The part of an RNA shown here (large-subunit ribosomal RNA, domain III) has 385 nucleotides and comes from a metagenome. The full RNA is in RNAcentral, with records from SILVA.
Context: one part of a larger RNA
RNA sequence: GAGUAGCGAUAAAGGGUGUGAAAAGCACCCUCGCCGAAAGCCCAAGGUUUCCUGCGCAACGUUCAUCGGCGCAGGGUGAGUCGGCCCCUAAGGCGAGGCAGAAAUGCGUAGUCGAUGGGAAACAGGUCAAUAUUCCUGUACCGAUUCUAGAUGCGAUGUGGGGACGGAGAAGGUUAGGUCAGCCAACUGUUGGAAUAGUUGGUUUAAGCGUGUAGGCGUGCCCCUUAGGCAAAUCCGGGGGGCUUAGCUGAGGCGUGACGACGAGGUCUCUUUGAGACCGAAGUGAUUGAUACCCUGCUUCCAGGAAAAGCCACUAAGCUUCAGUCUAGAAUUGACCGUACCGCAAACCGACACAGGUGGGCAGGUAGAAGAUACUAAGGCGCUU
Numbered sequence: 001g002a003g004u005a006g007c008g009a010u011a012a013a014g015g016g017u018g019u020g021a022a023a024a025g026c027a028c029c030c031u032c033g034c035c036g037a038a039a040g041c042c043c044a045a046g047g048u049u050u051c052c053u054g055c056g057c058a059a060c061g062u063u064c065a066u067c068g069g070c071g072c073a074g075g076g077u078g079a080g081u082c083g084g085c086c087c088c089u090a091a092g093g094c095g096a097g098g099c100a101g102a103a104a105u106g107c108g109u110a111g112u113c114g115a116u117g118g119g120a121a122a123c124a125g126g127u128c129a130a131u132a133u134u135c136c137u138g139u140a141c142c143g144a145u146u147c148u149a150g151a152u153g154c155g156a157u158g159u160g161g162g163g164a165c166g167g168a169g170a171a172g173g174u175u176a177g178g179u180c181a182g183c184c185a186a187c188u189g190u191u192g193g194a195a196u197a198g199u200u201g202g203u204u205u206a207a208g209c210g211u212g213u214a215g216g217c218g219u220g221c222c223c224c225u226u227a228g229g230c231a232a233a234u235c236c237g238g239g240g241g242g243c244u245u246a247g248c249u250g251a252g253g254c255g256u257g258a259c260g261a262c263g264a265g266g267u268c269u270c271u272u273u274g275a276g277a278c279c280g281a282a283g284u285g286a287u288u289g290a291u292a293c294c295c296u297g298c299u300u301c302c303a304g305g306a307a308a309a310g311c312c313a314c315u316a317a318g319c320u321u322c323a324g325u326c327u328a329g330a331a332u333u334g335a336c337c338g339u340a341c342c343g344c345a346a347a348c349c350g351a352c353a354c355a356g357g358u359g360g361g362c363a364g365g366u367a368g369a370a371g372a373u374a375c376u377a378a379g380g381c382g383c384u385u
Base pairs, nucleotide, nucleotide: 013031014030015029016028017027018026032382033381034380035379040362041361042360043359046342047341050340051075052074053073054072055071056070060068061067080141081140082338083337084336086119087118088117092113093112094111098107099106100105122139123138124137125136126135142334143333144332145331146330147329148328149327150326151325152324153319154318158314159313160312161311166301167300168299169298172294173293174292177288178287179286180285181284182203183202184201185200186199187198188197204261205260208256209255210254211253215249216248217247220243221242222241223240224239225238226237228236229235262283265279266278267277268276269275270274302305348357349356364376365375366374367373
């Protein structure tokens, strides 16, 4: 320079009470304002304790601070089913032998890794200051092992099936959700009317199991035969004959789950302004209706749209009083890692509590073609002078 610029979106504050040395900024309450395809909620990445509680205010916070993502201390993350690990492979990596090279090394077979993909199984309610599909309650499901009973040709790294897939378009069915009515509970003061009325609140319930619907696909079984499937095959494929229209898939609904839970509210108690205990009404129908499910479907098009394993079948070697396999039931068992919190942001990437950047999911109401726009619910904020 200068007590100058600035104090980081013009969404907005005002009041009361409390705490305290001190309150514009902290806590609680009332009013007001802002977002509401977000400025709400849930994941992934990344961060790594920032989460919760107590104590504190030097520094950090663009002001203050009793407050804090700050300092100190204590506490907090509970899984057979969520995700990983695991089994499987893609692009790609590595790569025994091998090939090339003076070598370093490069390429690459068998193989081995490698998810952003495929592969078994859980839902509802409750609960802590802080976790919950993890704890608790209730009701389930899957795999493995063992045992029991019954039946019985079992057996793979091989063979076949399956897994198994594109774009666009259209229609139908259905549900989530919404709205209205009915039902239940409480209340009804205003100028007039209206209690057969009005206002406010509630009307919620899963997986699993049973049934097998709208719809979609579609022949199935038996016999004979067989230059294919690198060997074999009763399997798959090809050929012939007979009898037939089986079978598979499939949302949703209904029943059960549930004589349960939840539930407006009420009663009582207290360490009394927030906890605990107990009781607990109604819990139906219509309409609308998805971008969700049926649908990996259907129609159509050319650019012709992963692989492998799990799974099923078949045999080879082998074993065939054993072992093994199948069905049913019971018991036992299911390790390890992640799980707090932020997550369009003051906690990530930007030197900052930075008007920037950051993948996916959810999507209430009124008006509207709409996820535009405006107002608003739940919820969250008023952007630290």
Its mean pLDDT, the model's own confidence on a scale to 100, is 85.